[in-house]
Molecule: transfer RNA
Organism: Vulgatibacter incomptus
RNA sequence: GGCCCCAUAGCUCAGGUGGAUAGAGCGGCGGUUUCCUAAACCGUAGGCCACAGGUUCGAGUCCUGUUGGGGCCG
Repeated sequence: GGCCCCAUAGCUCAGGUGGAUAGAGCGGCGGUUUCCUAAACCGUAGGCCACAGGUUCGAGUCCUGUUGGGGCCG
């Protein structure tokens, strides 16, 4: 230098034939229980889906560019 893949909650990841309020587990916070802690159970907060444009009535999802990470080739 060329090509491919990935970026969604604090962490690990679903959601990828475009369509109603974007989800799970772990973690955080509050509560029940306990002498206390842990475990268990119940409840709750937290995301403008890496950034910028485009297509569309409508984009986490499609297209382009950028940034960051990973891989292959030279």